[in-house]
Context: one part of a larger RNA
């Protein structure tokens, strides 16, 4: 821009994409078959591999603005307590998120038309013949079924709902109203950017604050015993990122477009 008014929401599905797997054990059965050796078709059950998708409850990994310990050094005048530098200095743990080695789920079943092939009826050709007319069966393959994209499918589809006016003027315009949308702003379940999603004071969208969870592991300071190192008590203390909930304290200010006359 188009889709014969302008929108919001929900669909249909032309046409595409994905998936489609393999093995072992067991039962049928040591049966059919076979002189024996050997050894099934088929049916049911179980387990697993690889692959695919999803997720983070569990087991772990990571977790460079979390906690603690610790070495050397510089600095805060010094002690104490700290900050910084040294690969995140090193070491031990670790929330959210991300993740596999972790946890779930999937391939099933069914229908249709067929291939090779197996048949029924059956002539040409009094017989025979699956084929010439006609009618069946038959594959991990084909088309559906399953998952998914999808109306620019210009053949532009369908449904529901909302809006579709007023004044003044007339060269026809001006002003207002208007479903809805956008810019902008706060952000993340989204993300390279657009987009998408949650919100914008009639508000919990983000930050702050409060509480909880979770992590670390008993802070600083003071006291007691001791010559002291240290230990013990106040003390599961202090600290804490992304998590969960609450609370307008801070920031979501401000603006624009927008429909029946071609």
């Nucleotide at each position: 821009c188009g889709u014969a008014g302008c929108a919001a929401c929900a669909c249909u599905g032309a046409c595409g994409g994905g998936a489609g797997u393999c093995u072992a054990c067991u039962u049928u059965a040591g049966u059919a078959c076979g002189a024996g050796a050997g050894g099934a078709u088929u049916u049911g059950g179980u387990a697993g591999g690889a692959c695919a998708c999803a997720c983070c409850c569990c087991u772990g990994g990571u977790g460079c603005g979390c906690c603690a310990g610790u070495u050397g050094g510089u600095c805060u005048g010094c002690u104490a307590a700290g900050a910084c530098c040294a690969c995140c200095g090193c070491u031990g743990g670790g929330u959210a998120g991300c993740u596999a080695a972790g946890u779930g789920u999937g391939g099933c079943a069914g229908g249709g038309a067929u291939a090779a092939c197996c048949g029924c009826u059956g002539a040409a050709a009094g017989c025979a013949u699956c084929u010439a007319a006609g009618c069946g069966g038959g594959a991990a393959g084909c088309c559906c079924c399953c998952c998914u994209g999808a109306a620019g499918a210009u053949g532009a589809g369908u449904g529901u709902u909302g809006c579709a006016u007023g004044a003044c003027u007339u060269a026809u315009g001006u002003c207002g109203a208007g479903a809805g949308a956008c810019c902008c702003c706060u952000g993340g379940u989204a993300g390279a950017c657009g987009a998408c999603c949650a919100g914008g004071u009639u508000g919990a969208u983000a930050g702050g604050c409060c509480g909880c969870a979770a992590c670390u592991g008993u802070a600083c300071g003071g006291g007691u015993c001791g010559a002291g190192a240290u230990a013990c008590c106040c003390u599961a203390a202090g600290g804490u990122a992304a998590g969960c909930g609450g609370u307008a304290c801070u920031a979501a200010c401000g603006g624009u477009c927008g429909a029946u006359c071609g």
Predicted 3D model of a 262-nucleotide part of an RNA (large-subunit ribosomal RNA, domain VI) from a Phycisphaeraceae bacterium. The coordinates come from a structure-prediction model, not an experiment, and the mean pLDDT is 86. Its Rfam family is "Bacterial large subunit ribosomal RNA". The sequence was found in a public genome assembly. Taxonomically the source falls in Phycisphaeraceae (Bacteria, Pseudomonadati, Planctomycetota, Phycisphaerales).